Description:
Predicted 3D model of a 1539-nucleotide RNA (small-subunit ribosomal RNA) from a Candidatus Omnitrophota bacterium. The coordinates come from a structure-prediction model, not an experiment, and the mean pLDDT is 82. Rfam family: Bacterial small subunit ribosomal RNA. The sequence is in RNAcentral, with records from SILVA.
[in-house]
RNA sequence: AGAGUUUGAUCCUGGCUCAGAGUGAACGCUGGCGGCGUGGAUUAGGCAUGCAAGUCGAACGAAUCCUCGAGAAUGAUAUGAGAGCUUGCUCAAAUUGAUUUCUCAUAUGGGAUUAGUGGCAAACGGGUGAGUAACACGUAAACAACUUUCCUUUUAGUUGGGCACAGUAACGCGAAAGCGUUAGUAAUUCCCAAUAUGGUUAUUUUUUCGCAUGGAAAAAUAAUUAAAGGCCGGGACCUUCGGGCCGGUCGCUAAGAGAUGGGUUUGCGUCCUAUCAGCUUGUUGGUAAGGUAACGGCUUACCAAGGCAUUUGACGGGUAGCUGGUCUGAGAGGAUGAUCAGCCACACUGGGACUGAGACACUGCCCAGACUCCUACGGGAGGCUGCAGUCGAGAAUCUUCCUCAAUGGACGAAAGUCUGAAGGAGCGACGCCGCGUGCAGGAUGAAGGGUUUAGGCUCGUAAACUGCUUUUGUUAGGAAAGAAAAAAUUGAAGUGAAUAACUUCAGUCUUGACGGUACCUAACGAAUAAGCCACGGCCAAUUUCGUGCCAGCAGCCGCGGUAAUACGAGAGUGGCGAGCGUUACUCGGAAUUAUUGGGUGUAAAGGGUAAGUAGGCGGUCUAGAAAGCGAGGGGUGAAAUCUUCCGACUCAAUCGGAAAACUGCCUUUCGAACUGUUAGACUUGAGGUUGGAAGAGGGAAGCGGAAUUAGCAGUGUAAGGGUGAAAUCUGUAGAUAUUGCUAAGAACUCCAGCGGCGAAGGCGGCUUCCUGGUCCAAACCUGACGCUAAACUACGAAAGCUAGGGUAGCAAACGGAAUUAGAUACUCCGGUAGUCCUAGCCGUAAACGAUGAGUACUAGGUGUCGGCUCUUUUGUCGGUGCCGCAGCUAACGCAUUAAGUACUCCACCUGGGGACUACGACCGCAAGGUUAAAACUCAAAGGAAUUGACGGGGACCCGCACAAGCGGUGGAACAUGUGGUUUAAUUCGAUGAUACGCGAAGAACCUCACCAAGGCUUGACUCGCUCGUCGUAUCUUCCCGAAAAGGAAGAGUCAUUUAGUUGGACGAUGCACAGGUGCUGCAUGGCUGUCGUCAGCUCGUGUCGUGAGAUGUUGGGUUAAGUCCCGCAACGAGCGCAACCAUUGCCUAAUGUUGCCACCUCAUAGUCUUUGAUUAUGAGCGCACUCUUUAGGGACUGCCUGGGAUAACCAGGAGGAAGGUGGAGAUGACGUCAAGUCAGUACGGCCCUUAUGCCUUGGGCUACACACGUGUUACAAUGGGUGAUACAAAGGGUUGCCAACCCGCGAGGGGGAGCUAAUCUCAAAAAAUCAUCCUCAGUUCGGAUUGGAGUCUGCAAUUCGGCUCCAUGAAGCUGGAAUCGCUAGUAAUGGAAGAUCAGCUCGCUUCCGUGAAUACGUUCCCGGGUCUUGUACACACCGCCCGUCAAGCGAUGAAAGCCGGGGGUACCCGAAGUCCUAUGUAGAUAGGCCGAAGGUAAAACUGGUGAUUGGCGCUAAGUCGUAACAAGGUAGCCGUACG
Repeated sequence: AGAGUUUGAUCCUGGCUCAGAGUGAACGCUGGCGGCGUGGAUUAGGCAUGCAAGUCGAACGAAUCCUCGAGAAUGAUAUGAGAGCUUGCUCAAAUUGAUUUCUCAUAUGGGAUUAGUGGCAAACGGGUGAGUAACACGUAAACAACUUUCCUUUUAGUUGGGCACAGUAACGCGAAAGCGUUAGUAAUUCCCAAUAUGGUUAUUUUUUCGCAUGGAAAAAUAAUUAAAGGCCGGGACCUUCGGGCCGGUCGCUAAGAGAUGGGUUUGCGUCCUAUCAGCUUGUUGGUAAGGUAACGGCUUACCAAGGCAUUUGACGGGUAGCUGGUCUGAGAGGAUGAUCAGCCACACUGGGACUGAGACACUGCCCAGACUCCUACGGGAGGCUGCAGUCGAGAAUCUUCCUCAAUGGACGAAAGUCUGAAGGAGCGACGCCGCGUGCAGGAUGAAGGGUUUAGGCUCGUAAACUGCUUUUGUUAGGAAAGAAAAAAUUGAAGUGAAUAACUUCAGUCUUGACGGUACCUAACGAAUAAGCCACGGCCAAUUUCGUGCCAGCAGCCGCGGUAAUACGAGAGUGGCGAGCGUUACUCGGAAUUAUUGGGUGUAAAGGGUAAGUAGGCGGUCUAGAAAGCGAGGGGUGAAAUCUUCCGACUCAAUCGGAAAACUGCCUUUCGAACUGUUAGACUUGAGGUUGGAAGAGGGAAGCGGAAUUAGCAGUGUAAGGGUGAAAUCUGUAGAUAUUGCUAAGAACUCCAGCGGCGAAGGCGGCUUCCUGGUCCAAACCUGACGCUAAACUACGAAAGCUAGGGUAGCAAACGGAAUUAGAUACUCCGGUAGUCCUAGCCGUAAACGAUGAGUACUAGGUGUCGGCUCUUUUGUCGGUGCCGCAGCUAACGCAUUAAGUACUCCACCUGGGGACUACGACCGCAAGGUUAAAACUCAAAGGAAUUGACGGGGACCCGCACAAGCGGUGGAACAUGUGGUUUAAUUCGAUGAUACGCGAAGAACCUCACCAAGGCUUGACUCGCUCGUCGUAUCUUCCCGAAAAGGAAGAGUCAUUUAGUUGGACGAUGCACAGGUGCUGCAUGGCUGUCGUCAGCUCGUGUCGUGAGAUGUUGGGUUAAGUCCCGCAACGAGCGCAACCAUUGCCUAAUGUUGCCACCUCAUAGUCUUUGAUUAUGAGCGCACUCUUUAGGGACUGCCUGGGAUAACCAGGAGGAAGGUGGAGAUGACGUCAAGUCAGUACGGCCCUUAUGCCUUGGGCUACACACGUGUUACAAUGGGUGAUACAAAGGGUUGCCAACCCGCGAGGGGGAGCUAAUCUCAAAAAAUCAUCCUCAGUUCGGAUUGGAGUCUGCAAUUCGGCUCCAUGAAGCUGGAAUCGCUAGUAAUGGAAGAUCAGCUCGCUUCCGUGAAUACGUUCCCGGGUCUUGUACACACCGCCCGUCAAGCGAUGAAAGCCGGGGGUACCCGAAGUCCUAUGUAGAUAGGCCGAAGGUAAAACUGGUGAUUGGCGCUAAGUCGUAACAAGGUAGCCGUACG
């Protein structure tokens, strides 16, 4: 820092999605250790159990226990005078005196514990976030309107009395909780009195201060107001010996000050909603009173009628604890408010007060309510949103732990007690941080897995193996810091009257929950420790198998329909790592709400237009002041956090210290350029005066002619009218046409012009009246008076509405006629609202320049309208058009009339659909309008431009494309192919053009792939290994069988080497494998068809464009041609075109057998014009000619005339065998059709392997109600039959062609010469020509079909061949709609040959003979090419696409109703309680006001549900049509009305 996704591609707009960071998280898989953090986010749901607030006996009276005294008895234990002797044992007086018991004294002291009175604390600490949109919070101020226990300090005091109540005792009630009566008691409890430095109140006076109200100080007078003791000690003095007194200390009282905490007020900041626009009656203010610590409508009475809000958003609704901070971000911002810290609020729900310095009080009280528990049914008890814990709900959140050792708190003089605050431990990978799961060597690159082109590659130095280490772990040993105090005690010093007391210092003593923890050491041993996700792109990382639009994946695009890098698995690879992924949410990316930092001509977006209020903005100069602004200073901005530096835990996380920062607010002093403000001036903005000017500007009244229609009258006769064509319609009752007159309404021809006017809508005959605006000229006047513009107001096409008129024409609806499959349309004939007028509504249009208004600036050129200057070249002002530079724009385009450059103000936009909708509100008579969502759904929707394709768009051109002609097909019979049907099988393929006499240049068996039946299994065939045989291979015969197969007999004796052997052949077994016309032509190669022998298709460099692309290749001519010429930001080039190639037509030269025979010679035969001529045949000579073969020539628009641009080229002509590519071939650009072919061959993958392979027999491919294609033969006289007689070319031939001759009516048979071919042969050419018969008929046309008899091929002719003869003699008399071929040696017609082939052809290919007609021309049909245009198409018109209906699913509106919720209003009842009143006071009682909860009533708001109902959205292949996109076949679209 970006990326993917709209398109065939491009640029833009625009949404969706991804990569990052984060979390109090949860879920899935996995899980070694430690440190530091963190953990009920949901039901402010309910809670068992334990604990979480007590303390003080140095305030008090008591109670209980212990202790302190004397004596007696008992005598455990210890010591042991001495004695004995065994010299280490026994005995033992006395002493000691535990324990137990008894007696006496019981006055006092001491200690401990405790219910109660009393004091202090319990208002802190701890929890939670329900409520709260508020002075709740944050920040900065204020209180001259307040309070503050404990603490500090100052001053002054602490005197004298008294009455009670608990406890206690007795009695009583009750199940309990608890309560009552009587008696009696203490105090630091309570009360009275004294004193009053002072305080408070009142009055008076003085001084002084302040920002307003006001404050402070001093003095005087009057009134009023306090207290409590406890403990310790004592030198003097006094004593009733109790003490007084004095001192110390802790208290107590009054007052001042401080500190701290609190209260109140204020400025600023603090979410969404206008589909909440008006709210308010204690409401706003005043006076008086009450109340409070204190100001105040805080409360009450009276008075006034105000107050708030109108865009600075009142009132209402929804949501929410606020902040320091946290997350993210470059920042500005956005989101958030866990843990820690500050503030607030709450404590089962609601209300209330009491006590107190402080509460309207989490573990206090009273009342009401809900819930739970106890109960003897009469009554009682309770409140975990404290710490643990439990249930419930939930995706989800811990131990009913230890300790007061530390820190802090309450009480206490203190020891100390209490402390679920706190310190710790436990559980959870929930987070962050750190460590480890080993390290080094080790190639036969092991085995194994995976893959493979079979060679290899890879997992991989990875493992094994060798050596080393020991963090962690286990065991054992050692071992911190967190602790410093207080108290006690000893000593010293200070103070003091003091050896009390107090203060300070030093020493001693003692205190650890964690925990034997951190840490250190030793031993052991690689030992105890790796997973998760991904691998098509974004996004790092790929292959095999399985699956086959199935199973599944997916964040977006999308993947999967038999070769899936996207599914599942394996292997490999990548990433992170005790974690890894997923889900949810936040910020980012997103400049996608744009202050920084966006837009509005066409993408979403300028209001239909104007006037103008608030608001915003505003010309020049001078002066003042200093609000904004700038600079300096001061205060504050809690700590923590963040940042930087330093330090402590081995590091880090974490923690500590310092600095910086906290971008803010307040205050003060300066400054004066700019903005604002005040004052004064100015003229250029704006306006006014004067004089001119143009105009469909507006309103009203009057007038005019043409046309239309109607009526009347005339003339006149059969039609008129209408259409693509018709019909409905009018007309013989006289239309249409024409003439005249009359009437009516509406609209105003020409002029007329991208001309004029108006704000827009809009405005058009003429005249008059009233009236608005604009422009120009020259001066003068006012002196910023201006610009813009929410709300509001006015205007506002057409349609529509109301009332009344009017109605000629036109004309929704409606009726009819057509068209059509239908035609509720387009076309036609009619026709009512309406269109017109008056008065009033409506308020919308594609109300458009799709372009808001204003001001200034920024090249020009050229039309036009109105002025002026002035008729002239000009110039200038104001409009209105076109072109065009800079600049802008995504492009198109805009361009002084900006969409350029700037400023000011307003309006509007934020993906498509849902939706110009629903609900609500306002407006409207209605129609409806304005405002305006959400659920749900899609990954696009869209703009401009590009290349194609297409158009029932345009222009130009070509083609047997049409036209002009000739002959066919379509009708008949047959042949052949296809479809269909049938069948055991009728094998397969080809299917618009571009399948259908096609693959097949030849199915009786074979072919053969199909069917039935019978067999074989390493196989019919190839190759390798192993073994065997060589009496083999091979051949003959027989049996069985349909054959294959099977069985038997016989014949048959390989080569080489000295030899072993080797080679070869054959056989057998097994393994590798063979084999497959099995599948996929949509996995392929190759080949082929078609567009199309159409003239196109591209490239390099350059240039243009942001780009796709364009240019070149377009244009003017020309051509068969992108052929050539000219021009041109293009210049060149390539594949195509043409030419080169072979053939044919002419000539020359050469060649000469098997070809030829002119001249010449000879021979034979015939005829005659008869010693010769001529004809035919043969031989020779010869190579002239024909011909064969080869090599050359020839044609090039070369020449002439004309046209054309002096070009290319075209037209005509000459010459020439041939003339404008001479004819005809071969040759087929880039590409299209997933065109055809796996059944020609080849080939990937898949499939079969005693069968989908192989062999065999028979059958089938030849079937037959039918349909189509392609052909043959005909229908006849331009013919048919018969007879005679001519003329070819090109081919084939040894398993062959086959002559002569003979036989047969014939097919054919016999025969065998010749020929491996210019030699022989097939071989006869046939149409034609000549002669003759037939004479228009189902025939002497036509030959199908059938019967009989033959022949040939072949193992075989039945299914199923060809041919011949005899007989038979069908349909058919020129063919509907429609359709095919052909432009010259062509069509038409006639025959000949060949391939395949044993045989078989009406097919195919080739050859020659005879040999036409027509083409004006390009309007139309078809196909193609070029340019252009439109497009919503790009699978490209066989495209795209709309709406109803039908089906399923989803969300939503309405709805008779039904069920809730919160709040308000009115009324009823009224707990506790404060306050008020009364009872003389207290206690208490009674009454009253207010008052929670409850109840009643009527409305409004809001949520859920609801038979039915409305539209909407989504959903591969439903129905009906075809509305839109091309002129979409009626151009489309907007508003409105009707159907």